Model confidence (mean pLDDT): 88 of 100.
The part of an RNA shown here (small-subunit ribosomal RNA, central domain) has 352 nucleotides and comes from an uncultured prokaryote.
[in-house]
Context: one part of a larger RNA
RNA sequence: UUGGGCGUAAAGCGGGUGUAGGCGGCUUUGCAAGUCGGGUGUGAAAUCCCUGGGCCCAACCCAGGAACUGCAUUCGAUACUGCAUCGCUAGAGUCCCGGAGAGGAUGGCGGAAUUCCAGGUGUAGAGGUGAAAUUCGUAGAUAUCUGGAGGAACACCGGUGGCGAAAGCGGCCAGCUGGAACCAAUCUGACGCUAAGGCACGAAAGCGUGGGGAGCAAACAGGAUUAGAUACCCUGGUAGGCCACGCCGUAAACGAUGGAUACUAGAUGUCCGGAGGGAUCGACCCUUCUGGGUGUCGCAGCUAACGCAUUAAGUAUCCCGCCUGGGAAGUACGGUCGCAAGACUAAAACUC
Numbered sequence: 001u002u003g004g005g006c007g008u009a010a011a012g013c014g015g016g017u018g019u020a021g022g023c024g025g026c027u028u029u030g031c032a033a034g035u036c037g038g039g040u041g042u043g044a045a046a047u048c049c050c051u052g053g054g055c056c057c058a059a060c061c062c063a064g065g066a067a068c069u070g071c072a073u074u075c076g077a078u079a080c081u082g083c084a085u086c087g088c089u090a091g092a093g094u095c096c097c098g099g100a101g102a103g104g105a106u107g108g109c110g111g112a113a114u115u116c117c118a119g120g121u122g123u124a125g126a127g128g129u130g131a132a133a134u135u136c137g138u139a140g141a142u143a144u145c146u147g148g149a150g151g152a153a154c155a156c157c158g159g160u161g162g163c164g165a166a167a168g169c170g171g172c173c174a175g176c177u178g179g180a181a182c183c184a185a186u187c188u189g190a191c192g193c194u195a196a197g198g199c200a201c202g203a204a205a206g207c208g209u210g211g212g213g214a215g216c217a218a219a220c221a222g223g224a225u226u227a228g229a230u231a232c233c234c235u236g237g238u239a240g241g242c243c244a245c246g247c248c249g250u251a252a253a254c255g256a257u258g259g260a261u262a263c264u265a266g267a268u269g270u271c272c273g274g275a276g277g278g279a280u281c282g283a284c285c286c287u288u289c290u291g292g293g294u295g296u297c298g299c300a301g302c303u304a305a306c307g308c309a310u311u312a313a314g315u316a317u318c319c320c321g322c323c324u325g326g327g328a329a330g331u332a333c334g335g336u337c338g339c340a341a342g343a344c345u346a347a348a349a350c351u352c
Base pairs, nucleotide, nucleotide: 004323005322006321007306008305012320014201016199017198021194022193023192025088026087029084030083031082033081034080035077036076037075038074039073040072041071042070049065050064051063052062053061054060091191092188093187103177104176106174107173108172109171110154115149116148117147118146119145120144121143125136126135162169163168206247207246208245209244210243211242216240220236221235222234223233258319259318260317261316262315263314266297267296268295269294270293271292272291273290274289275288276287277286278285301308302307325352326351327350334345335344336343337342
């Protein structure tokens, strides 16, 4: 390579957008490139295969046939693919109404709590632990009351609830703004799917410059514990956590499950829409149907098993990514990127 795979054995890129490419709905006509059939030419000889023959046989050799699965050219076929073309509406998009949402970015506002500052009351302890000590306190702490400052985070509501492509998003208000779903059917008429490269996004930590700094807290210091204790516990505490701008580009970035489409028993909860019925006629409530999302259980089927099961890991098609024994190693070298940390790409010797 052929082939087989990727939830947990090796293997789905962290997630999107989109270029090339690959693939692509129903239908009319034409062409005949792919495709299919016929003819002609060529496809050296030897070899392989078949038949017969020659060396005693065989190997070997000789003769004839077949074959040389290919290429070129020509004549046809037109179902499928392709190209061109007339159309269509079931895919895709678009228009209208009302509704849901921690979707995004900006500005403003709020209360609780911690800490600090000032003042009042008040007096000997407070704090902390398994027990203590370091620590704070007669220069008046802890407690309590009043006032003020400042930063960060938003209890209850809150929910296998919602939104977002993922990362992620939660006090309230305002304007700005993205997306999705339903109903009704208007319009366009395949405009679609996927996506190598590319591009922008991407938790936390980390980096640069300038701010900010309440609580917390790597490092660090001290107190304990212990045989030791560079820890777990305690008292402190700096980067950092926050803001602006710019980098970094990684995570058990997980559903460890790429995207799209179609099909294949059900049951039950919940969220958002639509239509109808009941109702002390009301928007609450009860109930039926239906579309979309999100859970639980479960048949067929699948699976090594666990389990999955209309949100598939079932049945199929298309496109992309990835895997190929363990270690060496996600390392070395080279290259690209980065301020750095490092990231991406990515071996071999050797060894089992």